[in-house]
Context: one part of a larger RNA
RNA sequence: CUACGUUGAAGGAACUCGGCAAAUUGCCUCCGUAAGUUCGCGAGAAGGAGGCCCCGUCUUUGGGCAACCAGGGGCGGGGGGCACAGACCAGGGGGUGGCGACUGUUUACUAAAAACACAGGGCUCUGCUAAGUCGCAAGACGACGUAUAGGGUCUGACGCCUGCCCGGUGCCUGAAGGUUAAGGGGAGCGGUGAGAGCUGCGAACCGAAGCCCAGGUAAACGGCGGCCGUAACUAUAACGGUCCUAAGGUAGCGAAAUUCCUUGUCGGGUAAGUUCCGACCUGCACGAAUGGCGUAACGACUUCCCCACUGUCUCCAACGUAGACUCA
Repeated sequence: CUACGUUGAAGGAACUCGGCAAAUUGCCUCCGUAAGUUCGCGAGAAGGAGGCCCCGUCUUUGGGCAACCAGGGGCGGGGGGCACAGACCAGGGGGUGGCGACUGUUUACUAAAAACACAGGGCUCUGCUAAGUCGCAAGACGACGUAUAGGGUCUGACGCCUGCCCGGUGCCUGAAGGUUAAGGGGAGCGGUGAGAGCUGCGAACCGAAGCCCAGGUAAACGGCGGCCGUAACUAUAACGGUCCUAAGGUAGCGAAAUUCCUUGUCGGGUAAGUUCCGACCUGCACGAAUGGCGUAACGACUUCCCCACUGUCUCCAACGUAGACUCA
């Protein structure tokens, strides 16, 4: 010096991206326990007290004929130790945002999560030899099921809700009409032949699906404007004009896991705060099942703060074990 341990004056997160690591807490009984809440919970919340040994006394349960034996509980008194859950074992706690409801699942060997799943919700297909899937087929699964069933797809407990647009794309519907392949049809025109015939080409016209066309459909894919003016301070614009569109973003939320400018501005917390919390709204570029906004409980998730605690640090030291190193 390295690894793993033990201890540490005063301070106590000043360390650091970050309390990472370590320390604290830890068991049982009793007392006590907030906001919030889906009334279940939160909760072991938090925060306290007691715990060993001996004696006395009261009471009680079981067994026993009884003496008594084995326990439980209350009260009082005393004893010893640094220490009585005496070693080992054995929750630190609280507050506040974000995300995901939850228990679960996952990158076997760098990711456990806010990702996946999930009950619940919707749309859609499927009437049974079902749809769908595997297979060349036979056949099989679906299912020895039958629309309260099965497949696909999106969303993701619960609460309050889920606005406008069908122009494009997709899907669905449509006995008309347009276009149209093979085929039908054959006016007509050829080749050849003496002819009969054989053999070509071929106009009208008839002819599916598809497409065109007419509608519907957004919890289908998706989309959801610009400019100018205007109120008796100023500012702003409820209001008006105009252009464009299929329709111009409703509710709710908003510098956000989304805000470029940006460390926006104001407030809170700190002596001091690019983070955090509450507001504002100028949303570069939120927004309603690619769900919107809330939400108790839950989380080896994540942000910020506080208490306790500590060698994380100020600032390092000593000791133990094993190495490194030196000598033999």

Notes: Large-subunit ribosomal RNA, domain IV from an Alphaproteobacteria bacterium, 328 nucleotides, folded computationally. Its mean pLDDT, the model's own confidence on a scale to 100, is 90. The RNAcentral record of the full RNA draws on ENA.